[in-house]
């Protein structure tokens, strides 16, 4: 000394993740507006809408030193009157002040006028302009420029008229007309005059095409005003200078191509005109030019800019305030006057609108200050002053200024200060709210205590702004002193984002919401309230712009699968482009200059108490331009071979066009053999055939199409392309280096080709085969199956231009690891065949890299460079409307409204699949019994009813709850009653022994009464009663979607997770998957995994053998007794009884297996591969059940939804179902006789014997609180009868007489005797248990119970049958795939129809604009001609060209409307159907056609964005 002060994200798609994507938020900012609130002050702002329309007032004057005439005052001259005064003739006169005059002369300056200067400025506004209008940078040798400055020179002589006044008229008025006078710095003649102008020449500088500088020569031509105080101060000429402006050009300035062509004064030349001045600016005349895809015309929008907002920048937005420029002035259109206008407060017309009028004819223009009114969401006082700056005129005094300075009104917006500080806890009292009832909050807040005094109040005091004597509106303002705690806080938000909670209230209502989304009875989201968080004299909301947003990507995006590569080539423009030299000097790069107005930004200093404001100084990008410089791009010159072409010499090829020709098949003719079928399906018909088919033999016809070869293997741009042969023909590849010498890449537009279907002519025409017929399927079947069949498939020539026209992957070059395999060449080596190495094609696996993640990888989705075409949420829509092509179909270009907060993409975990693979279970198969038919129990439904209480509902409700409804229970219904309650706590008073029983009363309860050994007194507690009295009590009322507990399924199925490491961006994977085995994620090997939990199992209980202890109420084999009964001594062996061990582990042998797990045999052994059973239910599903078992929040309900009673009812009865008994006989009934269990249970109980009854049961009563006493089996076994029937089957129902419990057996029990004796003769579709001590048939016991099981649990007794086996039905696990499903196929979802509502297309057409153009008409004007005479010039008249305004036509474009229509899009619970997501149940999509209520569905050709099998074929590994 430069430089630099600098960049943040989040929510929302999903069960979850990544990504792609859009929508929302947080921040800034505004001329802001609206809501609630409002204390001071400074500095700035203030009609963004109607360039709507305007009452009032004032915004432009001045200059008597240019001129005339003059009012008012004032001096002044004269007249005239005239009081005092003095005179008098008494009549009067004289007259100082005074008064009056149309008196004379100044004097002053107001209106009015003539001249001059100003009035083109200042100030207001953005209407219209897409244009040299405006930034920038330049040019004028193509130009003006008043005042002002500098200079040189000069101001001389004369004329005539004019306003004003005055008179005389017209008119309501504006105002206007005729006569008469009059001045000028007004207006005209003359002179005079040049370095001024013109016009011919001559010489001469300069330059940039016309040009231009000096000098000269002749000829022509132009000027003036005067005032005056004598200091000045003007006038006219020339020439310069400053200001100021005028034109020209570079270059730069908004959208649309659904505007592609446009133009005739247009483009250009010659000449004249016009103009300050070039110029088609205008005319006359000649040429036919000019503009445009670098965007013309044409529509829409718009004042530009400095600048301001915002942003890390780059850029996006916006044009209020200041400033610069322009453009406007009620709308058009014109001139005029001047230095300057075609002039805001000048004119002249012409429309529109207001006003005034005597109706005849005038008058105005606030987009100047202020105001009104309208319009809006919204924007101020009809204020003070020229003191200050500045401007006008004037010699100046000075006059004028709504420019300006200044007050007002407005929280509009910036800035700055205030509403008090400090101390004070017992965290006071009292109130708010919450609360777990203790307590916390509010809260140092307050209260008190001590301060200080901005702001505000009152008193005094008081500026600077003035320069320069005078002169301050602001203003008695700022500010200085002094006193005084009162006078001053609100607004929003509190789910998330984004800081900051709780209560009540509501109950999908009421509301909120910027997104996401809150809200159906415990809302942190609504509504209040308390608390909190933010921000302040302001706070939010709202509207608009920027950020964010890398969501237009230069800086900085991308295009296989998300939205994106044109179907494909050739090739125009343009865009890019190989080595070398040379040489330019546009790009480029270095220096320097000029510009970039001020204000504004920024940065440093300073001034207002500070801040905002203000004030000074520095400092930029562009764009111009001088002067160097050549590396690199460009221009130009020459070379040069490697790019790229060409030759020559070779082979491969369904490349392409015609032209022939061939053989198999299928069909169809003819003939001939031969007889009833053929032919088609899942199964069927239709339909062919006894008129002879189908099936065979020969022969012929005609036409499409080319099997095997053949192959992810050839060939073309692509679409596509396949019999052989011929002729024509295009392109690639090899080798080879002779030739040209950047001749390239890529390509907007254009240009050609283009599957299938389709269209137009003529043509063929087997076979197949849209449409159409018929059969079938089916609820329907306009399909999918099946018989037929026409258009089309073909051929020729012409349209058509589209496909999932795909590699969903433009082209073209360069670089970047391999491997294998095929194709066509070529070499090298070789005996061959491999091999090696090149070039070209194609194909698979594969490193780096890359990708969201699949994948992709020398054929790249990798790294780069060149040019192209495309994409920006989703749906509306590849649509409408326009154009354009097209015979038509249709194609190609291609929006908007409106709507939603998503729409996608790849990838994970599930879950599903009328996907797959493999496993297991009484699941199925083998079998046994059944139910399903009968009667009858019993539960449910239904229906009944005063009530039939209530709850359970596929499986996983239904002989469930309920292991016992006659009362009770009981919840239900009818009558009756009670009300602090039947039941629990507390409190006051009384009273009393009270409960309890028993009797009487009653329907029953209450109440009442009586009794229940006798008796006396305190005292205290504790009980009981009544009475009060609130707090409360009580609820099988609600909610099992508000819970807890406790259950049931899936499933006793093998599963469920976790730490750690490791892979993935990550959701998540691995472990846990494989290979094998198990019952079993059971163990074993392997393995980026290693370990671990809960489940498995095992450990518990029962039971099967053994031992061991223990022996009564239980045994009973020895030994006595006996009454003969283990009775009794006595025994402890057995049997048991029960309590402890022990046995069983694939331990052992063999064989498979991988030398493992493990399997299979086998041995021993009571028992063998979990020994049987059994208890035991992982993480989870199902908002399972269940508020009526309990509990229990919340809601209700409180003389009732509480609480008691009686009675009745859950037990009804056409009928539907589950689930059992008992049958239906002879394997059986019935009678006799006769045997052998377990496990239980008994004092309000079990109850023997004996006696009586047919009998059920009764009566007495013995034992027995139990291995003691009590209870007994039954199917069996042996006998006898019954002999096949509705029966000696079967026992329902019904009657009769009884019995039992019990208060009570009517409704509504149980059970006995006798009588009755129903259905039923093995049971349809279909359907249920069982795999061994099982099923099956027997019977016993127990709970519950007064009493009452065919039912539940539980005991034992006899006691089978089959299991080849896993295809197929349910279920359930692993693995694996698809996917549009995750509420997880009881899923998702599509279209019609129908009904609301929106917004849009199309439509006879009406309406209103917009430009533009013919044709009439032609106001004011300038310009011009004529009348005009007489030299000229005027003026008026009449005319001419242009022409505004305005008729009237034809298109033409924009809007708004139109009966009716046509789709589109929304919408909790409408109808049809079921088209897609799975193999979606005919794979699906996809271009055309055709068909159909609808989604479709059917033909052609294409596509994989198709699952499964199998098969080729290729690659990994070994």
């Nucleotide at each position: 000394u430069u430089u630099u002060u600098u960049a943040a994200g989040a929510g929302u798609u999903u069960g979850a993740u990544c990504c792609u994507g859009g929508c929302u938020c947080a921040g800034g900012a505004u001329a802001a507006a609206c809501g609630c609130u409002g204390g001071c002050g400074g500095c700035a702002u203030g009609c963004c809408u109607a360039a709507c329309a305007c009452a009032u007032g004032c915004a432009a004057g001045u200059c008597g030193a240019g001129c005339g005439a003059u009012a008012a005052g004032c001096c002044u001259u004269g007249a005239a009157c005239g009081a005092a005064u003095c005179c008098u003739u008494c009549g009067g006169g004289u007259g100082a002040a005074g008064u009056u005059c149309u008196c004379u002369g100044g004097u002053g300056g107001a209106c009015a006028g003539c001249g001059g200067c100003g009035g083109a400025c200042g100030g207001c506004u953005g209407a219209g302009u897409a244009a040299c209008g405006c930034g920038u940078a330049g040019g004028u040798a193509a130009c003006c420029u008043g005042c002002c400055u500098u200079a040189u020179g000069c101001u001389a002589a004369g004329g005539g008229a004019u306003a004003g006044c005055c008179u005389c008229g017209g008119g309501a008025a504006a105002c206007c007309g005729g006569g008469a006078u009059u001045a000028a710095u007004a207006c005209c003649u003359u002179a005079u005059a040049a370095c001024c102008c013109u016009g011919u020449g001559a010489a001469u500088u300069c330059a940039c095409a016309u040009g231009u500088u000096u000098u000269u020569a002749c000829a022509g031509g132009c000027a003036a005003a005067g005032a005056u105080u004598u200091a000045u101060c003007g006038g006219c000429a020339u020439a310069a200078g400053a200001u100021g402006g005028a034109c020209c050009u570079g270059c730069g300035u908004c959208c649309g191509a659904u505007u592609a062509g446009c133009u005739u004064g247009u483009u250009g030349g010659u000449g004249a005109g016009a103009u300050a001045a070039c110029a088609g600016c205008u005319c006359a005349c000649c040429a036919a030019g000019g503009c445009a895809a670098c965007g013309a015309u044409c529509g829409g929008u718009a004042a530009c800019c400095g600048a301001c907002c915002u942003u890390a920048g780059a850029g996006g937005g916006u044009a209020a305030a200041c400033g610069g420029u322009c453009a406007g002035a009620u709308u058009g259109g014109g001139a005029c006057u001047g230095a300057g206008a075609c002039a805001c407060g000048g004119c002249c017309c012409a429309g529109a609108c207001u006003c005034c009028u005597a109706c005849g004819g005038g008058a105005g223009g606030c987009a100047g200050c202020a105001g009104u009114g309208g319009g809006g969401a919204a924007u101020a006082u009809u204020g003070c002053g020229c003191a200050a700056u500045g401007g006008g005129c004037g010699a100046a005094a000075g006059c004028c200024u709504g420019a300006c300075g200044c007050a007002g009104c407005a929280a509009u917006g910036c800035c700055g200060c205030g509403u008090g500080a400090a101390c004070g806890a017992u965290g006071a009292a009292a109130g708010u709210c919450c609360u777990u009832c203790g307590g916390a909050u509010u809260g140092u807040a307050a209260a008190g205590u001590u301060c200080a005094g901005u702001a505000c109040u009152a008193u005094g005091g008081g500026a600077a702004g003035a320069a320069u004597u005078u002169u301050g509106a602001c203003g008695g303002u700022a500010c200085c002193a002094u006193a005084g705690a009162u006078u001053a806080a609100g607004c929003c938000c509190c789910g998330g984002c984004u800081a900051a909670u709780u209560a009540c209230g509501u109950g999908c209502c009421a509301g909120c919401a910027g997104c996401c989304g809150c809200g159906g009875u415990a809302a942190u989201a609504c509504g209040u309230a308390a608390g909190g968080g933010g921000c302040a004299a302001g706070c939010g909301u709202u509207a608009u712009c920027c950020g964010g947003a890398a969501u237009u990507a230069u800086u900085g995006g991308g295009c296989g699968u998300a939205a994106a590569g044109a179907g494909u080539g050739c090739g125009u423009a343009g865009g890019u482009g190989g080595u070398c030299a040379g040489u330019u000097a546009a790009g480029c790069g270095a220096a320097g200059g000029g510009u970039g107005a001020a204000a504004g930004g920024c940065a440093g200093u300073g001034g207002c108490u500070c801040a905002a404001c203000c004030a000074u100084u520095g400092u930029a990008a562009g764009c111009c331009u001088u002067u160097c410089g050549a590396a690199c791009u460009g221009g130009c010159u020459g070379a040069c071979u490697u790019g790229a072409g060409u030759g020559c010499a070779g082979g491969a090829g369904g490349g392409g066009a015609a032209a022939g020709c061939g053989g198999a098949a299928u069909u169809c003719c003819u003939a001939g053999u031969g007889u009833a079928g053929c032919g088609g399906u899942g199964a069927a018909a239709u339909g062919c055939g006894u008129a002879g088919a189908u099936a065979u033999u020969a022969g012929g016809a005609g036409g499409a199409a080319c099997a095997c070869c053949u192959g992810a293997g050839g060939c073309g741009a692509a679409g596509g392309c396949g019999g052989c042969u011929u002729u024509c023909u295009g392109g690639a590849c090899u080798g080879u280096u002779a030739c040209u010498g950047a001749c390239a890449c890529u390509g907007a537009g254009g240009c050609a080709c283009g599957a299938a279907a389709g269209c137009g002519u003529g043509g063929g025409g087997a076979g197949c085969g849209a449409a159409c017929g018929g059969g079938a399927u089916u609820a329907g079947a306009u399909a999918c199956c099946c018989c037929g069949g026409u258009a089309g498939u073909c051929c020729a020539c012409g349209c058509u231009g589209u496909a999932a026209a795909c590699g969903a992957u433009g082209a073209g070059c360069a670089c970047u690891a391999g491997a294998u395999g095929u194709u066509g060449g070529c070499g090298u080596a070789u005996g061959a065949a491999a091999a090696c190495g090149u070039c070209g094609g194609u194909a698979u696996c594969g490193c780096a890299g890359u990708u969201a993640a699949c994948g992709c990888a020398u054929u790249a989705a990798g790294u780069g460079c060149u040019c192209c075409g495309c994409c920006u949420g989703g749906g509306g829509a590849g649509u409408a409307c326009g154009c354009a092509c097209g015979c038509a179909a249709g194609u190609g270009u291609a929006a908007a409204a409106c709507u939603c907060a998503a729409a996608g993409g790849a990838a994970u975990u599930g879950a599903c699949g009328g996907g797959g693979a493999c496993c297991c279970g009484c699941a199925c198969a083998a079998g046994c019994a059944g139910c399903g038919g009968a009667g009858c129990a019993u539960g449910u439904g239904g229906u009944u009813c005063a009530a039939u209480u209530c709850g359970a509902a596929g499986a996983u409700a239904c002989g469930c709850g309920a292991a016992a409804a006659a009362c009770c229970u009981u919840a239900c219904c009818a009558a009756g009653a009670u009300u602090u309650g039947a039941c629990a706590u507390c409190c006051u008073u009384c009273u009393g022994a009270a409960a309890g029983c028993u009797u009487u009363u009653u329907a029953a309860u209450c109440c009442a009464a009586a009794g229940c050994c006798c008796u006396u007194u305190u005292c205290g507690a504790a009980c009981a009663g009544a009475a009060g009295u609130g707090a409360c009590a009580g609820a099988u009322g609600g909610u099992g979607c508000a819970u807890g507990g406790u259950u049931g399924u899936c499933g006793u199925c093998a599963g469920c997770u976790c730490g750690u490491g490791u892979c993935g961006u990550g959701a998540g994977a691995u472990g846990u998957u494989g290979g094998g085995u198990u019952a079993a994620g059971u163990c074993c090997c392997g393995c980026a995994a290693c370990g671990a939990g809960c489940g498995c199992a095992a450990c518990c209980c029962u039971u099967g053998c053994c031992u061991u202890u223990a022996g009564u109420u239980g045994g009973c084999a020895u030994c006595a007794g006996u009454u003969c009964g283990g009775c009794u001594g006595g025994c402890a062996a057995c049997u048991c009884u029960a309590a402890a061990g022990g046995g069983a582990c694939u331990g052992c042998c063999g064989g498979g297996g991988a030398u493992a797990a493990c399997c299979c045999g086998g041995a021993g052994g009571a028992a063998g591969g979990u020994g049987a059973g059994g208890a035991u239910g992982a993480c989870g599903u199902c908002a399972a059940a269940u508020c009526a078992u309990c509990a229990u929040g919340c809601c209700u309900c409180u003389u009732a939804c509480a609480u008691c009673u009686u009675g009745g009812g859950c037990u009804a009865c056409a009928c539907a179902c589950g689930u059992g008994c008992u049958a239906c006989a002879a394997u059986g009934g019935u009678c006799g006789u006769u045997a052998c269990a377990a496990a239980g249970c008994g004092a309000c109980g079990c109850g023997a014997a004996c006696c009586c009854g047919c009998g059920a049961g009764g009566g007495c009563a013995a034992g027995c609180a139990a291995a003691u006493c009590a209870u007994a089996a039954a199917a069996g076994a042996c006998g006898a009868u019954c002999u096949c029937a509705g029966u000696u089957c079967g026992g329902a129902u019904u009657g009769u007489a009884g019995g039992c419990u019990g208060c009570a057996a009517c409704u509504c029990g149980c059970c006995u005797a006798c009588a009755u004796g129903a259905a039923g003769u093995c049971g349809g579709a279909g359907u249920u248990g069982c795999u061994a001590g099982u099923a099956a048939u027997c019977g016993u016991a127990a709970a519950u119970c007064a009493g009452a099981a065919u039912g539940u649990u539980a005991c034992g007794g006899u006691g089978a049958a089959u299991g080849c086996g896993u295809u197929c039905c349910c279920g359930g696990g692993u693995c694996u795939u698809g996917u549009a499903c995750a509420c997880a196929c009881c899923g998702c979802c599509c279209g019609u129809c129908a009904c609301a509502c929106c917004a849009u297309g199309g439509a006879a057409g009406u309406c209103a604009g917009g430009g533009g153009u013919g044709c009439c008409u032609g106001a004011a004007g300038c310009c011009u001609g004529u009348u005009a005479a007489u030299u000229g010039a005027u003026a008026a008249a009449c005319g001419g060209u242009c022409c505004a305004c305005g008729g009237c036509g034809a298109a033409u474009u924009u809007g708004a409307u139109g009966a009716c229509u046509g789709g589109g899009g929304u919408g909790a619970a409408g109808u049809c159907g079921u088209a897609a997501c799975a193999a979606g149940g005919u794979a699906g999509c996809u271009g055309u056609a055709g068909g159909a209520g609808a989604a479709c569905c059917u033909g052609c050709g294409g596509c994989u964005g198709g699952a499964u099998c199998a098969c080729c074929u290729c690659c990994u590994u070994u």